[in-house]
RNA sequence: AGAGUUUGAUCCUGGCUCAGGACGAACGCUGGCGGAAUGCUUAAUACAUGCAAGUCGAACGCUCUGGUUUACCAGAGAGUGGCGGACGAGUGAGUAACGCGUUGACAACCUGCCUUGAACUGGGGGAUAACGUCUGGAAACGGGCGCUAAUACCGCAUAGGUCUAAUACUGGGAUGUAUUAGAUGAAAGAUUUAUUGGUGCAAGAGGGGUCUGCGUGAGAUUAGCUAGUUGGUGAGGUAAUGGCUCACCAAGGCAACGAUCUCUAGUUGGUCUGAGAGGAUGGCCAGCCACAGUGGGACUGAGACACGGCCCACACUCCUACGGGAGGCAGCAGUAGGGAAUAUUGCGCAAUGGGGGAAACCCUGACGCAGCAAUUCCGCGUGGAGGAUGACGGUUUUUGGACUGUAAACUCCUGUCAGCAGGGAAGCGAAUGGACGGUACCUGCAGAGGAAGCACCGGCUAACUACGUGCCAGCAGCCGCGGUAAUACGUAGGGUGCGAGCGUUGUCCGGAAUCAUUGGGCGUAAAGCGUCCGUAGGCGGUUAUGCAAGUCUUUGGUUAAAGGUUCCUGCUCAACGGGGAUAUGGUCAAAGAAACUGUGUGACUAGAGUUUGGUAGAGGUUGCUGGAAUUCCUGGUGUAGCGGUGAAAUGCGUAGAUAUCAGGAGGAACACCUGUGGCGAAAGCGUGCAACUGGGCCUGAACUGACGCUAAUGGACGAAAGCCAGGGUAGCGAAAGGGAUUAGAUACCCCUGUAGUCCUGGCCGUAAACGAUGGAUACUAGGUGUUGGGUGAAUCGACCCAUUCAGUGCCGAAGCAAACGCGUUAAGUAUCCCGCCUGGGGAGUACGACCGCAAGGUUGAAACUCAAAGGAAUUGACGGGGACCCGCACAAGCGGUGGAACAUGUGGUUUAAUUCGAUGCAACGCGAAGAACCUUACCUGGGCUUGACAUCUAUGGGACCUGCGUGAAAGCGUGGGGUGCCUUUUUGAGGAGCCAUAAGACAGGUGGUGCACGGUUGUCGUCAGCUCGUGUCGUGAGAUGUUGGGUUAAGUCCCGCAACGAGCGCAACCCACGUGGUUUGUUGUUACGCGCCUUCGGGUGGCGAACCCUCAAGCCAGACUGCCGGUGACAAGCCGGAGGAAGGUGUGGAUGACGUCAAAUCAUCAUGCCCCUUAUGUCCAGGGCUACACACGUGUUACAAUGGGAGGAGACAGCGAGUGGCUUGCACGCGAGUGUUGGCAAAUCUUAAAACUCCCCCUCAGUUCGGAUCGCAGGCUGCAACUCGCCUGCGUGAAGUUGGAAUCGCUAGUAAACGCAGAUCAGCACGCUGCGUUGAAUACGUUCCCGGGUCUUGUACACACCGCCCGUCACACCACGAAAGAAGGUUAUGCCCGAAGUCGCCGAUCCAACCCUUGUGGAGGAAGGCGCCGAAGGCAGAACUUUUGAUUGGGGUGAAGUCGUAACAAGGUAACCGUA
Repeated sequence: AGAGUUUGAUCCUGGCUCAGGACGAACGCUGGCGGAAUGCUUAAUACAUGCAAGUCGAACGCUCUGGUUUACCAGAGAGUGGCGGACGAGUGAGUAACGCGUUGACAACCUGCCUUGAACUGGGGGAUAACGUCUGGAAACGGGCGCUAAUACCGCAUAGGUCUAAUACUGGGAUGUAUUAGAUGAAAGAUUUAUUGGUGCAAGAGGGGUCUGCGUGAGAUUAGCUAGUUGGUGAGGUAAUGGCUCACCAAGGCAACGAUCUCUAGUUGGUCUGAGAGGAUGGCCAGCCACAGUGGGACUGAGACACGGCCCACACUCCUACGGGAGGCAGCAGUAGGGAAUAUUGCGCAAUGGGGGAAACCCUGACGCAGCAAUUCCGCGUGGAGGAUGACGGUUUUUGGACUGUAAACUCCUGUCAGCAGGGAAGCGAAUGGACGGUACCUGCAGAGGAAGCACCGGCUAACUACGUGCCAGCAGCCGCGGUAAUACGUAGGGUGCGAGCGUUGUCCGGAAUCAUUGGGCGUAAAGCGUCCGUAGGCGGUUAUGCAAGUCUUUGGUUAAAGGUUCCUGCUCAACGGGGAUAUGGUCAAAGAAACUGUGUGACUAGAGUUUGGUAGAGGUUGCUGGAAUUCCUGGUGUAGCGGUGAAAUGCGUAGAUAUCAGGAGGAACACCUGUGGCGAAAGCGUGCAACUGGGCCUGAACUGACGCUAAUGGACGAAAGCCAGGGUAGCGAAAGGGAUUAGAUACCCCUGUAGUCCUGGCCGUAAACGAUGGAUACUAGGUGUUGGGUGAAUCGACCCAUUCAGUGCCGAAGCAAACGCGUUAAGUAUCCCGCCUGGGGAGUACGACCGCAAGGUUGAAACUCAAAGGAAUUGACGGGGACCCGCACAAGCGGUGGAACAUGUGGUUUAAUUCGAUGCAACGCGAAGAACCUUACCUGGGCUUGACAUCUAUGGGACCUGCGUGAAAGCGUGGGGUGCCUUUUUGAGGAGCCAUAAGACAGGUGGUGCACGGUUGUCGUCAGCUCGUGUCGUGAGAUGUUGGGUUAAGUCCCGCAACGAGCGCAACCCACGUGGUUUGUUGUUACGCGCCUUCGGGUGGCGAACCCUCAAGCCAGACUGCCGGUGACAAGCCGGAGGAAGGUGUGGAUGACGUCAAAUCAUCAUGCCCCUUAUGUCCAGGGCUACACACGUGUUACAAUGGGAGGAGACAGCGAGUGGCUUGCACGCGAGUGUUGGCAAAUCUUAAAACUCCCCCUCAGUUCGGAUCGCAGGCUGCAACUCGCCUGCGUGAAGUUGGAAUCGCUAGUAAACGCAGAUCAGCACGCUGCGUUGAAUACGUUCCCGGGUCUUGUACACACCGCCCGUCACACCACGAAAGAAGGUUAUGCCCGAAGUCGCCGAUCCAACCCUUGUGGAGGAAGGCGCCGAAGGCAGAACUUUUGAUUGGGGUGAAGUCGUAACAAGGUAACCGUA
């Protein structure tokens, strides 16, 4: 310090998530030692048991025990009395407060014990507990009578105290000080004889009380609160001020700088985090506060309204004899409960501290220690050195190895910790006294012995492989993994990190500049109020001077300790502890400075305003007014249609429409002018004229003298729609009706048409109210339009020109901006003020409040859910967007398919099996260039198991040939013959090849995965495209080049250009055909000669010769827009022409860029992984692949006369093929064919045309068309034609009369028609691949359909339109709202009742000391009664809040549901905003 995540990629905005640190933690796995800390965060829930506050005999009387002997000593007990139980210890419920923090004040106060000072301590009195006796009660606890003491209690005396009054002094003032007078008013003794105690006074210290400025949570969906309330006078009360309380008087007090109300919370020092500013937090320790079961109350006391005191009420628990009593762990342990979760019913007062005491001492769960817990922090250890055969084992492997790994073993050492044994502290200042503790520490001993785990390994983030699993099981902090090769699940090996711990969960800060003071934004990402006026507030021109609030300087106080930082130091180090120093800052006081801000006073004119003179304008309101047009009415002319649409219909019209003419009525809106022109704050404003009226601009002079800017709350205006009341209504026109369209059409289109639109008055208050851009001021290049003024110059005049002010547009510099863009009219540079934003959805919704007649508006959440949502720009793709161009793409033509029968393939069905694959174009006469067996992969049955096939080992054998039995065959069983080849050192040995047997390594698989792959292929497409280097532009993705102007079949070429070049494609190079030349002529050819045969027409290359011709095959030539004319930009090119066999790539082929389709193929082959191994391998027989209701594709043959048929005659090819072959000739057969003979391993022989031509018949019919189907008889191939071949003859003679919607091919030697050959092949061809023969028609053209290319545009698409995506409905789940109600909680109010208790009054009953009278009373006190107040309780109506509720409402999320298709492209009716 950053990183991951939105996209195909990019930049930005923006959220989510991670890496860090921390914790009183918890959970999981694991766990050696020590030190220092810490340990109920939940139920302030309830508590058994023990302990936590006593002490004093030197205050007092009594009783008992022991010892001594009593006159005594020691101890114990209850009681009176004193001091202490207000500290210490606990907890955080309450409290938003003078509670806390901080700063001051008390001239408004108190203070036991302690310290200091001066003084006093004289003399009396009456009781009472204990005790004794009687007695009540279960108990707790009492009652009556009687006795007794005190440092208990009460008078008297005295006192410098206190109170009142007077006088004087001081002081700003006062309740100050002094004096006098009056009143009131203290004391206690004890003992060890040295002390100590007691009393009043004055001070101190420490402690406490009260007041005060400032600071100290959230909510405005809490805006008004307050009646002792605010103040005064008087009184009461208190230690003391005060409405603290009361009486009377006044009507105040608080609040937008947030009162009141609600919710939450002890507070601070500090702690955690952070660079800091901040944010979060308040456990341990320390200060303060509050509380003690809940609520109330007082008593005592120096101090309490009192944790281990009292009284009362309530709840709960316990005891009880039912009459009545007892209790309060939020003290230490401990128990139950709650909870994810938090310890021992320990030891000791040795230390520190506290209480009592003169002291010894006693008490002390404060405290000191120990125990439990890895809860945290710190330290240490689990060994060290050497050791390669790189051992075994494990994992993995390409089988070679690699890793684990110097790791281990082994050798040599060491001894921390733990263990055992011995010694053994400090922790007092003279002594005694040590819980911890036989602890720390020291010494010795033995022995590597007793001591390592946890998490992770896809990216972020350090660390990778194997197996298992197969969208399952599971993982996951975010992105995301898992659907058969998972570095992401589980396990293992290995690795990485940390280490007695490691992970997880939770919470806080950080990262997050993601609430932005430091330090953000608002044109389009979230965000400028619709506009203006204006209150508070904030900010504010020039100058002089005063003050000193802000500001700055100096000094002083304070900000406890602990903590933090730093220095030194003690525990072996550290954690921890001790001593010193210290910080930014806060706050108070004093003194000073005067620049700036502020404030007071005075002045100024540049801001602002007023006045003169001009000036433009749809500025506003009211009234009047004009013409055109629509509609309606009346009348005329006139006749059959009009109207409307994509096309129609509804509608109007023979009762006379539409059309046309004339007249009239009425309402609404104002053509041209009209202009990114004008005016207005915005909304908005348009015939003309008049009246009233607001504002702006320009000019000049004078005046006022900062009067200004902004603007929360508030006020006014505010399109359209809508509402209320009353008018008006021509046209248009929600709703509604009808007609169409459509699958539907509650729409788009058409015909009608009501509200409304218009006017008057009143509401509403919203719009994509937009420049999506708040207002004001200043500054910062220009250019060019335009509107309204002014000035200059100029002119006869108007223009033009220059300049200036105010508007309104465009383009642009710097600068800004994510980019787009903005750019003196800023989105630039600055200042001031206001408004608003903080991920998407839920939602501008719910609830509440306010406004409204209503509709609704304003304000405005949460639960829940997602990891995105979004902006700008880029490249593609797409568009029922645009422009240009091409193609048998359409059009123009020719012939087909779709109808029939058959063939063939496919689907489907069937089957034991009908093997498998191919499935839009780009599967379907496809793999298959040929299934009777074989093929064959399928089925049934019969067999084999190292196997049908390969290699290795061992043994045996020549190989091999030939019988027999059985069987469907495979096979199984059993005989006979036979001893080979090569080398050699030759009775032997070796080698090669073959066969058999045996065992195991292995073979084998047309088993799976083409979505693991190689290779091959199809397709877009023979379309013209696809890229790169360098440079340049852009933050970047990317762009440029490759776009543009022409041109081409072409990214073909030319020109231009921030591009310049290059590559793969195009073209050319290759093959064939077309012309010529040349060379060579056999098996080719024949102009010439000869021969042979002859039916005398002729035939035959047979021979010689030749290569003229045909042909064959080599090599050359030829075509390049080369030439001419025109055109074009002096280009590329195009058009026409000449010449030429051929003319503009001559024709055809081969050739297929980057890529797309997870296209096809594991069944051609190869191959990873998986699977089978007496079977998914292999052999054999038979069957099947040939099935058949049906559907589709591709073909064949036809439907006839451009034809068919019989017979006869006549012709003309080319590519090819041939010895297991092609087959001539001859003979036989109706024929398929058979027999025989001959030629040819081929330019030699063989195979061989058909349409066509000529003669004859048929005459339009299911025929002399058509040939399916079936019967009989044959032929051929082949072991074998039944399932299941082809052919022949005879007979039979089906459908079909040119084919619906739709659809295919073809642009010239092409289509169409005709036959021939070949591959496969024993046989089987309507298929396929080639070949020739005959041989057309048409193309105006590019509007449309399809496909493609280039540029451009829009996009919410990128799996890319077969895209994306919206809403209802149905189902499941989740949270929320409403709801008849129901159940709680809290708060205040009114009334009733009223405990304890203080206070007041009464007090007939009771009363010792003291006082007065007098011996009785009084005064005084007490019981008791009454009254005010008063907790709890009761009643009542409220408010707020929580939970719940049949039903209901919308929302969210879910797999592949239903219905439509609203949006994104012109999204097929442009979309969107407001309203109905």

The RNA shown here (small-subunit ribosomal RNA) has 1476 nucleotides and comes from an uncultured bacterium. Its mean pLDDT, the model's own confidence on a scale to 100, is 84. It matches the Rfam family "Bacterial small subunit ribosomal RNA".